[in-house]
This is a predicted structure of a 120-nucleotide RNA (SAM riboswitch aptamer (S box leader)) from Cyclobacteriaceae bacterium HetDA_MAG_MS6. It matches the Rfam family "SAM riboswitch aptamer (S box leader)". Rfam's curators write: The SAM riboswitch is found upstream of a number of genes which code for proteins involved in methionine or cysteine biosynthesis in Gram-positive bacteria. Gene Ontology term of the family: regulation of gene expression. The coordinates come from a structure-prediction model, not an experiment, and the mean pLDDT is 78.

Order: sequence, then structure tokens, then C1' cells
RNA sequence: CACUUAUCGAGAAAGGCUGAGGGAUUGGGCCCUUUGACGCCUUGGCAACCUUCUCAGGAUUCUAUCCUAGUUUCGGUGCCAAUUCCCAUCUACUUCAAUCAAAAGUAGAAUAGAUGAGCG
Repeated sequence: CACUUAUCGAGAAAGGCUGAGGGAUUGGGCCCUUUGACGCCUUGGCAACCUUCUCAGGAUUCUAUCCUAGUUUCGGUGCCAAUUCCCAUCUACUUCAAUCAAAAGUAGAAUAGAUGAGCG
């Protein structure tokens, strides 16, 4: 970097350095920010994944493996404003209308993104 796969409405602080932008990209919104954002460092914390264990429950090709739930010493990553901050594509439904259409709203899916794990 590519591919596969799971999750993404919850949760989580201080100090120091720096000094003007930042919230993934494009556009439209909306927000954060010299009362110092973003970024970096130190300490701390949160917990989806990996990791530890199981009096467990279920399934299977049956003594092992998988799933669910809980737990987890030392840890591996990640994260600690706002739903992935919201919308944009498609489908269905609803409202208005009442032949349709447009507009607005709701739900689901897709694309993209972030993170973990696996594989190349």
C1' cells in the first nucleotide's frame, strides 16, 4: 500500500511547547479556536479489536473448534468536542398534493472514511 472481515448514536483529563487555523477528500451547512484550537511531548484515563481465563450457555466435522455472554495479570494497537458533527448516491414509506411531479421527513442499503485483526 492492496485485499478480506468486525465495529463505528456509549465512554475518557491535566500540564508543558508551538502559534493560526481545524473538524478525511469535493461542495453545501454547522461548530471548535489567541479564554490558545490543530499538532508534538509527559502523566493520567476510556475501551470496539487482539491478548488471559471460564462454575458458563449453545452449535459442530465432537475431547477439539466456532459463536454468545462474562472476565482479563502483564500487555499490543487505538481513542479521550459535537452520531463517522450533518447532508450529498440508491430504494421504500409518510406528509402536502390528489393524474403525476417537485419539496420536506423517516427507515434501510451502498460508496467513502476511521480503528482492530488476518493475509499478500